Molecule: transfer RNA
Organism: Candidatus Kaiserbacteria bacterium
RNA sequence: GCCAGAGUAGCUCAGUUGGUAGAGCAACCCCUUCGUAAGGGGUAGGUCAGCGGUUCAAGUCCGCUCUCUGGCU
Numbered sequence: 001g002c003c004a005g006a007g008u009a010g011c012u013c014a015g016u017u018g019g020u021a022g023a024g025c026a027a028c029c030c031c032u033u034c035g036u037a038a039g040g041g042g043u044a045g046g047u048c049a050g051c052g053g054u055u056c057a058a059g060u061c062c063g064c065u066c067u068c069u070g071g072c073u
Base pairs, nucleotide, nucleotide: 001072002071003070004069005068006067007066010025011024012023013022019056027043028042029041030040031039049065050064051063052062053061
């Protein structure tokens, strides 16, 4: 330099055909216990990497940029 993949909650990841952004773990509160752990219930937490475009509507489609990973030379 070229090609491919990835970027979504604090962490690991779903989100299929464009139509209200989710799960597990962690955090906080409550129940249970003499107390802790385990277990059960609940709450909060998001500029979907950035900018622009298409669309009535974009995490999803298109372009450019940035970061990371792999491959080729």